Background:
Predicted 3D model of a 73-nucleotide RNA (transfer RNA) from Solobacterium sp. The prediction has a mean pLDDT of 82. Its Rfam family is "tRNA". The family's RNA type in Rfam is transfer RNA.

[in-house]
RNA sequence: GAGGCAUUAGCUCAGUUGGGAGAGCACUUCCUUGACGUGGAAGGGGUCGGGGGUUCGAGUCCCUCAUGCCUCA
Numbered sequence: 001g002a003g004g005c006a007u008u009a010g011c012u013c014a015g016u017u018g019g020g021a022g023a024g025c026a027c028u029u030c031c032u033u034g035a036c037g038u039g040g041a042a043g044g045g046g047u048c049g050g051g052g053g054u055u056c057g058a059g060u061c062c063c064u065c066a067u068g069c070c071u072c073a
Stems, first nucleotide, its partner, number of pairs: 001072007010025004019056001027043005049065005
C1' cells in the first nucleotide's frame, strides 16, 4: 500500500426481507431469609464507533474517517 471481518446497554452478544432497538449477566427497589446467598416480581440504563448520502422511513443499503483483528504485497 491492497483486500476482508468486527464496532449495538456497564460486560458478552442477537437483531433474518429497510418499518416494534432487544436477550443473558450485571445494577436499583420490593418479596422471601434471623442474616447472606439462592429463588420470585417490578424497574432504570442506548447519539446502534464518528460524519455524510439514498429513502416516506436506515442498526440494516452506499461513501468516507477512526479503532481492533486477519490475509496478501